The part of an RNA shown here (small-subunit ribosomal RNA, 5' domain) has 573 nucleotides and comes from a Candidatus Omnitrophota bacterium. The coordinates come from a structure-prediction model, not an experiment, and the mean pLDDT is 82. It was read from a public genome assembly. It matches the Rfam family "Bacterial small subunit ribosomal RNA".

Context: one part of a larger RNA
This record gives sequence, C1' cells and structure tokens, in this order.
RNA sequence: GAGUGAACGCUGGCGGCGUGGAUUAGGCAUGCAAGUCGAGCGAUACUCUGGAUGGAGAGAUUGAAGCCGCAAGGCGGAUGUCGAUUUGUCCGGGGAUAUAGCGGCAGACUGGUGAGGAACACGUGAGUAAUAUACCUCCAAGUCGGGAAUAGCCUUGCGAAAGUGAGGGUAAUACCCGAUGUGCUUACGGCGGCGCAAGCCGCUGCAAGUAAAGGUGCACCGGCGAAAGCCGGGGUGCCGCUUGAAGAUUAGCUCGCGUCCUAUCAGCUAGUUGGUGGGGUAAUGGCCUACCAAGGCUUUUGACGGGUAGCUGGCCUGAGAGGGUGGUCAGCCACACGGGGACUGAGACACUGCCCCGACUCCUACGGGAGGCUGCAGUCGAGGAUCUUUAGCAAUGGGCGAAAGCCUGACUAUGCGACGCCGCGUGAGGGAUGAAGGUUUUCGGAUCGUAAACCUCUUUCGAUGGGGAAGAAUGUCCAGGCUUAACCGUCUGGAUUGACGGUACCUAGAGAAGAAGCCACGGCCAACUCCGUGCCAGCAGCCGCGGUAAUACGGGGGUGGCGAGCGUUACUC
Repeated sequence: GAGUGAACGCUGGCGGCGUGGAUUAGGCAUGCAAGUCGAGCGAUACUCUGGAUGGAGAGAUUGAAGCCGCAAGGCGGAUGUCGAUUUGUCCGGGGAUAUAGCGGCAGACUGGUGAGGAACACGUGAGUAAUAUACCUCCAAGUCGGGAAUAGCCUUGCGAAAGUGAGGGUAAUACCCGAUGUGCUUACGGCGGCGCAAGCCGCUGCAAGUAAAGGUGCACCGGCGAAAGCCGGGGUGCCGCUUGAAGAUUAGCUCGCGUCCUAUCAGCUAGUUGGUGGGGUAAUGGCCUACCAAGGCUUUUGACGGGUAGCUGGCCUGAGAGGGUGGUCAGCCACACGGGGACUGAGACACUGCCCCGACUCCUACGGGAGGCUGCAGUCGAGGAUCUUUAGCAAUGGGCGAAAGCCUGACUAUGCGACGCCGCGUGAGGGAUGAAGGUUUUCGGAUCGUAAACCUCUUUCGAUGGGGAAGAAUGUCCAGGCUUAACCGUCUGGAUUGACGGUACCUAGAGAAGAAGCCACGGCCAACUCCGUGCCAGCAGCCGCGGUAAUACGGGGGUGGCGAGCGUUACUC
C1' cells in the first nucleotide's frame, strides 16, 4: 500500500446493488417449512330427483245407532271413500363440497450446517468385458379367467392419556392363484463375429421357469324399464398396467496422478497378505465365513502413530514465481440430540420415517407416555460481534393431478444494520467598509476571509400533491375457424391473473429552504502558533517528548488529509 462475513470509538442526508451467528454441531417456547390424486376404492354428511310403503291430516263426500216430530223432515255424526299439505322408512339415479380410511405417486428432491473425516473424501484423467437406474423418450408384443382377505363402518372390552384388543361385515389400479409367453431367465447343445485378455456380442435347437389393472370421454347397436337409468356388444380417443429392447438421466464400484504439520512417532500388521469352497450384493472384492499357506506394508520417495483440517471452482495479495484463504455463489462429500440398527422403496441405512441404548426436556390418574430448529422467523446462553416470530405463490423452479387446481419459510419481495462497493447531495454566481467577533501582535498590523452579511439565481435529493409502468405468457377460462363421427390437437379473437405497490418512473408548486464530520500537524509524514502544565498530568507505531519560554502533554486559534464517513484494533499478502 491492498484486502476483510469484521469489531470498537466519534459522527451520520439519500439511493442502487450486494451482504449479515465466523463463538456453544450449546439448550429451545410458539407458528409455519410435504403434500397431492374422488378420472384407483368403499363409506359418512349435504342437496336435487324417480319409485315403493307407513303415519298425521285442513277440507270434500258417504251418511249408521240414537233423539225430536202425527208425518214430511230435522238433529246427530259412527263407518267407508277421496284428499291439498306434512312427516318417516326402504330401493335407485344425478350434483358439488367436506371428512377420516384403503390405494397410488411424492416425502432419498429442495433447504441447513461443517461436527467428523488426511480418506479414492475431494480435484483431474481413465476403466466397468464387474453394475443398477422410478418418472421421461422411442421400438416390439400383450392387457384372459378366477379367488381369499382387510381398513374404514357396526357391536364391544382395556387405558388418565398415548393408544390397543375381540366379534361381525365391505371395496379397489391393494393382495393371491391360474392361463397365455412376442419375449426374457436358467441348464445343455450348434454356428458366426469381435477383443490384449478374464471374456463379450449375434443367430439358432431343446427343456424348465416367468406378466398384467383398470379408469375416463365420444358417437352407435341390442335387451330391460313408466322414466331416470341399468346390463350387454363391437368401434374410437385419452390416461394407465405387463413383458422385453434401445436411449437419456442419475448413481455404485475400481485405478493413475495431486492434496497440511510432526522422527521429541521407526518399525507396523492375524481378517493381517494370498488361495480354495460357501455366503452376501445391482455389482468386483476378506465385504463376511470355514479351511489351507505365511505372507503384506515401509525403511527417509516417511509405513505406523500424534496433531490440525470439509475438498474444489474460486477469493485476497504479488510484476511474477509464490504466500495466505475456502464467507456469499456453483460442484462434490459428510452430518441431522449422542451412539447403534435395519425396514420400505427404483433410489435411504432416510433432517421434520421406524426400532433399541444413552443424556436432557415435558405430560401423567405413577401404571405409562411425548419430543428432537446444524429448515424460515424467533428466544435464552456464551461472545468484541451478526437481522423481521413480515408479505405472496404474481414470476422462476419443484411435488401431485387428465385438468381446474392444491401444496411449496425453495424462491420472489419486504424490514433491520454505513457491514461493503458504487452514485448523488449538503447549493451556484456576484459581493471589501476587507464589518462584527475570535486568535495573534514588535500595537503599526496580521489572520480566519469572499468566508459572512447583502444582491441575483437554481431546486438535484428529501418532504407534499397529481399521473403512473415493465415484470404477464407459449399461463388460465370462454367463443369462433380448421381438423375429427366426437374428444384430442392447432389457429384467431375476447376476458382474466401482480406479493412487491400506487413501487420504479414522469410531473407540479414552495423554498437555500431539511442534510458534515473525523483524524492529524517533532521526524518518518502534508500541516504552527498562543495559553495551561512543570519528569507531574500525560503522549507514544519506531526514534522518543514532559524537570518554567514544550511546533511531541491538555485547551484555543490556524493549517493539512480524507469525507457520509474518519480513526483505532485484529488478521492476510
């Protein structure tokens, strides 16, 4: 001199873009951070509607017994029928929404942290003839028949709760059995091609084994029905399902080279090194196991041990070589209260899954249970020190879904902090009686100083008022055209969707109006005097200042430097 995820002191107007728990991988209240699909399934609740059946029933009709009357007739109202309306049960259909359950896919991504790890962990370059790969793309073939359960539900037991048991009964794209076998696998053969090689690839014969699930549109035909609709049929579209082949993507494994300090660590090693058989894995392998052999590593090119550390692209510095570093962003790895384990699955030995042990916290009826912020905010603690318990899914991206859509503390925005970088402003021109005042003085003056006042202007930024985006389309919905039997698809038009936000930006009026400090002034090093103090008080990076005229201490004036900052401290080159 340059740099920093900085901190501290004094000061502090605005904006843009970045950035912000480096310490205790210490403990955590609260909310949110992973769901979705009813076009897989059965229910429950709601509503509309069709049929069957029961009750109540205004009213209408019928008009018995009995009574009155000499009679005609009247009163009377039993019984039967119809019935507006209302209510319940059963059977069926349509609709939207919600709820838990079964089932599918996703919870292995995204996000966080750097504890551990000196290692094929990372970087780089190869290999896999030793491998797997859900969703996606493409190709080939198929999607037939049947069955037994179980949750939800009902009845009921135990328990404070968490939860859990028994009985009954039900569905599926859940589960199981069978058929078929283009294929695929395995065993035994045949032929060809390729490879450095263990071997690999292709064709072919025979045998054994090995699949599947349906859902939803459209128009049509047949049967049943009063209708709604139900059943059956072939056709067509979409989404699925099964078997195999290829691709893409992602991952596993192996190897060459590189990767800190330490010899006050010199020898280390029995699954140790190799082989055979077996097991295990998607796969090679002492990965594991039994047996056999006695090897293996290293000797200064540093084994083994100890310490330290996530690695890299990068970043800082430097002319470079090098040195230092690994925060934000990106790639990889590792971890998820400490330790261990497997299950499910294409994929985990799984941050917000399961089980066990441990520490800790909480609930408890004392029998027993619940929990895991190194997600986003936030809190306590420790610390010199590091932010909002904000808004929105509008965009980008992700999951599910046919779609509408739902979810998304990823993300986009916002708030806070001069923490950093960049930009702007705090006015401009004129103005000498060189005013007042301060300081100084040799008392003449000098200086602050065109500085101020005063005059003439301007109005950035800020504040106030008005207007006002882009980010939004290839999204979504509707209509129409083309195509189609229809759906799908495609084109055109219209409508609609913005958290930020009435934000950016533009504009109006007012008015110099609201906006400057910090450090230094002995030398290094740019900038000097007065007073106070008197080896005191103090300064100090080094040299060194201070003991009565201190340009070095403290204050004043002046000056120099940088400037919304300036100094100090720490660390790196």